[in-house]
Context: one part of a larger RNA
RNA sequence: GAAUGAACGCUGGCGGCGUGCCUAACACAUGCAAGUCGAGCGAGAAAGUCCCCUUCGGGGGGCGAGUAAAGCGGCGCACGGGUGAGUAACGCGUGGGUAACCUGCCCUUGAGUGGGGGAUAACCAGCCGAAAGGCUGACUAAUCCCGCAUACGACCGGCAGACACAAGUCUGUCGGGGAAAGAUGGCCUCUGCUUGCAAGCUAUCGCUCUUGGAUGGGCCCGCGUUGGAUUAGCUAGUUGGUGGGGUAACGGCCUACCAAGGCUGCGAUCCAUAGCUGGUUUGAGAGGACGACCAGCCACACUGGAACUGAGACACGGUCCAGACUCCUACGGGAGGCAGCAGUGAGGAAUAUUGCGCAAUGGGGGAAACCCUGACGCAGCGACGCCGUGUGAGCGAUGAAGGCCUUCGGGUCGUAAAGCUCUGUCAGAGGGGAAGAAAGGGGAUAUGGCUAAUAUCCAUGUCCAUUGACGGUACCCUUGGAGGAAGCACCGGCUAACUCCGUGCCAGCAGCCGCGGUAAUACGGAGGGUGCAAGUGUUAUUC
Numbered sequence: 001g002a003a004u005g006a007a008c009g010c011u012g013g014c015g016g017c018g019u020g021c022c023u024a025a026c027a028c029a030u031g032c033a034a035g036u037c038g039a040g041c042g043a044g045a046a047a048g049u050c051c052c053c054u055u056c057g058g059g060g061g062g063c064g065a066g067u068a069a070a071g072c073g074g075c076g077c078a079c080g081g082g083u084g085a086g087u088a089a090c091g092c093g094u095g096g097g098u099a100a101c102c103u104g105c106c107c108u109u110g111a112g113u114g115g116g117g118g119a120u121a122a123c124c125a126g127c128c129g130a131a132a133g134g135c136u137g138a139c140u141a142a143u144c145c146c147g148c149a150u151a152c153g154a155c156c157g158g159c160a161g162a163c164a165c166a167a168g169u170c171u172g173u174c175g176g177g178g179a180a181a182g183a184u185g186g187c188c189u190c191u192g193c194u195u196g197c198a199a200g201c202u203a204u205c206g207c208u209c210u211u212g213g214a215u216g217g218g219c220c221c222g223c224g225u226u227g228g229a230u231u232a233g234c235u236a237g238u239u240g241g242u243g244g245g246g247u248a249a250c251g252g253c254c255u256a257c258c259a260a261g262g263c264u265g266c267g268a269u270c271c272a273u274a275g276c277u278g279g280u281u282u283g284a285g286a287g288g289a290c291g292a293c294c295a296g297c298c299a300c301a302c303u304g305g306a307a308c309u310g311a312g313a314c315a316c317g318g319u320c321c322a323g324a325c326u327c328c329u330a331c332g333g334g335a336g337g338c339a340g341c342a343g344u345g346a347g348g349a350a351u352a353u354u355g356c357g358c359a360a361u362g363g364g365g366g367a368a369a370c371c372c373u374g375a376c377g378c379a380g381c382g383a384c385g386c387c388g389u390g391u392g393a394g395c396g397a398u399g400a401a402g403g404c405c406u407u408c409g410g411g412u413c414g415u416a417a418a419g420c421u422c423u424g425u426c427a428g429a430g431g432g433g434a435a436g437a438a439a440g441g442g443g444a445u446a447u448g449g450c451u452a453a454u455a456u457c458c459a460u461g462u463c464c465a466u467u468g469a470c471g472g473u474a475c476c477c478u479u480g481g482a483g484g485a486a487g488c489a490c491c492g493g494c495u496a497a498c499u500c501c502g503u504g505c506c507a508g509c510a511g512c513c514g515c516g517g518u519a520a521u522a523c524g525g526a527g528g529g530u531g532c533a534a535g536u537g538u539u540a541u542u543c
Base pairs, nucleotide, nucleotide: 001543002542003541004540006539007538008537009536010535013389014388015387016386017385018384019382020381021347026345027344028343030342031341032340035075036074037073040072041071048063049062050061051060052059053058082300083299084298091225092224093223094222095221096220097219098218101217102216106213107212110209111208112207113206114148116146117145118144124137125136126135127134128133155176156175157174158173159172160171161170162169163168182205183204184203185202186201187200191198192197193196226272227271228270233263234262235261238260239259240258241257242256243255244254245253275297276296277295278294279290280289281288282287302323303322304321305320306319325336326335327334328333353379355378356377357376361375362373363372364371365370392422393421394420395419402413403412404411405410426484428479429478430477431476432475436470440466442464443463444462445461446460447459448458449457487532488531489530490529491528492513493512494511498527499526500525501524502523508515509514
C1' cells in the first nucleotide's frame, strides 16, 4: 500500500447493488417450512335456512352437499432448504474404465390389456385406557391382493455359426418358466330392447411385457491433495487361493477350509489439524494466505446403532432399539428433537423481521381448473462493503467585526463572512403513473387429423375478456427554498502539515527512533495548517 462475512471510538444527508452468528454441531416457547389426486374406490356430516307434522319435548323432508373432515389406493415425501461436527479418505480435483452395473417420471420401438377369485380400512356395535392409543365382532369397494389363460420380444438352459480371445459379444434354432387395471368424454355405422341406453364403436389418459435413448447414479483405477520421526515398525479377515452365500454389480463384502502372506525410510503405523474444488485475496510475476456469499461434490440431522418401504434412503420435519436432556401424567404410562424460515435464552468484541406474496422463475400432485411451496420473488433492520450523489454557484476589499500571533509597524483566518445576482440536485408537499404478464384455462372462430360420423377428442392459428406481493414503488410533472444535510484523524523524523499558552521526568504521549527535569513545533488546550471525506481513525488478521 492492498484486502476483510469484521469489531470498537467519534461523527453521520440520500439512493442503487450486494452482504450480515466467523463464538456454543449450545438449549429451544410459538407460528409456518410437503403435500396432492373425487377423471382410482367405498362411504359421508354439521351449523344455517325453507316446508310439513307435533303430545310443544320434538320428529320428518328439501337446500346446504355428494361439500367439510376422516378412510382405502396412487404419486411425491431420497428434490428443494440448512450446517461443517466428522473425514488426511478414491472424500475431493482431474483423466480414464465398467465385456462387473442400476435408473421412477420423460422420449422412442414392437406386442398386449382375456377371464375369475379373495381380503380389509372407513362406517356400525361392544370393550380397555387419565392420555397417547388399542382390542374384539360383523359389513363393504377399488387402479388393493391372488390364481388361471395368452407371450412378439426380453430372461434361463441346450445345440450350431460368426467375431473376439480373459471372463465374453452377436446371430439362428429347440425347450422351460413368467404379465396386466381400469377411468373419463362422445356417438348410433353394425346387434339387442328400440325415447334413449347397453353390448359395441371411438378419442384421450392410464396398466403389462419389451427395444433404444436421455437424465441421474453405483463401483474400480492412474496422478494430485496439511504438519510432526521428540511417532519406526504396522497388520489376523490381516494378504492370497478354493467352495458357498450376498449385492443392481466386481470384490474378504460375508462365511468354511487351505497357504503365510500384505504395508513400510519414495515415510507405513500413530498423533495433531482440516470438509474438498471452481475460486477469493495479495503480488510485476513466481509464490504466499484463505475456501464467507454464488456454483459443483461430499458428510451430517439431539448422541450411538439398526433395518423397513421404495426406482432411489439406511431417510433433517419416517420407523425401531439404547442413552442424555426437556415436557405431560390419574404414577400404570406417554410425548419431543429449528445444523429449514422467522424468533427466544445462553456464549460472545460481534451478526437482522416471530414481515408480504405465490404476481414472476422453479418444484410436487392433478386431464385440467387449481392446491401446496419460509425454494423463490420482494419488503424491513445495520455506513457492514462497493458505487453514485448532495451539503450550493458567480460577483464581492472600507481586506468589516471578532479570534490568534506580533519585532506593535503589522500579519493571518480571508473572498472567507456580510451584501448583491442566480441555480435548483436530494429531502418535504401535491398530481399523473409503469415495465416486469406471457402463458394457462374460459368464450368465439378457421384449418388439418382420428373416426361410420358434419359428436367428441387431438394439433396448429386468430380474436375477446381475465391475472402484480413489490406498490401508488420506480419514473415524469408541479411546488418548494440556500433553505434541512461535515466530520474524523494528524501536524519532531520516517510523513504532507507551526505558532502561542498551560504543565515542569509530574500529568501524559508513543508504530520505531524517542519526547516531558521552567522558553516542549513530540504532553493538554487554542489559533492556524495537512490528509481523507459520509465517513474517519484504532484494533485484529492476510499478502